About this RNA: A computed fold for a 267-nucleotide RNA from a Solirubrobacterales bacterium, annotated as Bacterial large signal recognition particle RNA. The sequence was found by an Rfam model in a public genome assembly. The source organism's lineage runs through Bacteria, Bacillati, Actinomycetota, Thermoleophilia and Solirubrobacterales. Rfam family: Bacterial large signal recognition particle RNA. The family's RNA type in Rfam is non-coding RNA gene. The model forms 94% of the base pairs in the Rfam consensus.

RNA sequence: CCGUGCUAGGCGGGGAGAUAGCGGUUCCCUGUAUCCGCAAUCCGCUCUAGCGGGGCUGAAUUCCCUUCCGAGGGAUGGAGGCCCUCGGGGUCAGCGUGCCGUUCAAGGCGUUGAUGGCCGGGUCCCGCGCGUUGCAGGCCCGUGAACCAGGUCAGGUCCGGAAGGAAGCAGCCUUAAGCGGUAGCCGGCAGGCGCAGCGGGAGUGCCCGACCGGAGCCAGCGACCGGCAUCAGCGCCCGGGGACCCGUUUCGACGGAGGGUGCACGG
Numbered sequence: 001c002c003g004u005g006c007u008a009g010g011c012g013g014g015g016a017g018a019u020a021g022c023g024g025u026u027c028c029c030u031g032u033a034u035c036c037g038c039a040a041u042c043c044g045c046u047c048u049a050g051c052g053g054g055g056c057u058g059a060a061u062u063c064c065c066u067u068c069c070g071a072g073g074g075a076u077g078g079a080g081g082c083c084c085u086c087g088g089g090g091u092c093a094g095c096g097u098g099c100c101g102u103u104c105a106a107g108g109c110g111u112u113g114a115u116g117g118c119c120g121g122g123u124c125c126c127g128c129g130c131g132u133u134g135c136a137g138g139c140c141c142g143u144g145a146a147c148c149a150g151g152u153c154a155g156g157u158c159c160g161g162a163a164g165g166a167a168g169c170a171g172c173c174u175u176a177a178g179c180g181g182u183a184g185c186c187g188g189c190a191g192g193c194g195c196a197g198c199g200g201g202a203g204u205g206c207c208c209g210a211c212c213g214g215a216g217c218c219a220g221c222g223a224c225c226g227g228c229a230u231c232a233g234c235g236c237c238c239g240g241g242g243a244c245c246c247g248u249u250u251c252g253a254c255g256g257a258g259g260g261u262g263c264a265c266g267g
Stems, first nucleotide, its partner, number of pairs: 001267006009057003012030005020046005034054005063260006072251006080245002083242007091235001094234002096230006103223002107218003116212002119209005124201005129195003132191004137186003140181004149174004157166003
C1' cells in the first nucleotide's frame, strides 16, 4: 500500500413548550435519514442523560472535531419605518354638504303681444231633470173551480090532467184566487252609476277664451371669490389593539473548507 472479516460509531437535526435538568410523544422550521412497544391527569433517564427488543451500514464522500455560510424559530425596541383596525373629538373649519351675496358666462318664451288687470267659462260641491242598473208590482199571453163562481144546461128528477114550468149533475164556454211565461209598455222604491242639460253655491289652485294695456317673463344650470351654518364620510388630533419591514440579541438545520480516528488475518 492492497484484500478479507470484525468492532467503536452511524441510520437525521434544530426551535418553542414542558421540566430541577436531559431526551421522547405534541406544535413549528429544515430536510428525507430503519422497524416494533411505552408516553401529556405524561413515558423513560440523571451531567452530556430516552428505555426495551430487532434490522441495515461500518473506519471513511458516510463517524468525530474546528471553522465559514446561513434557511428558520424565540426574545426585545418603539424617542425606527410603514400599514390595518376599534373607540372618542367639530378641529374655534382642511375637504365634503347646505344657504346667502358680488362679479361673470350661458338658456327658453315674447310686438304673430310678456308680467299684470278685468270679465266669462270649465274643473270642485249641492239640488232638479234625463238616462241607466237593481228590486218588487200592474198591463199582456197561457193555464186554472167534481160540490161550497157565472152562462148554457143533454140525460135524468120534481110540479101539473094537459099546456107548460122549476131546480139542476156531467159536458162546453167565460172567469176569481192561484201558478207559469217571451219580449215589450206603464208607473213605484232605491243608488259609491252616467251627463249634450237646468238652477244654485264655492273659489283664483289649475286650464281655456275675449277685452284693456304695452315689455318683460321663466328656469336655477355653471365658474371664481367672500360670508354664515353643518358633519364622525375623509384628512387631522387623542387613546387602545394588531400585522409587515428594520435594528439588537439568542439558538441554529442544510451546505462548504480543513483536520483527526480502531482491531484481526493474509499478500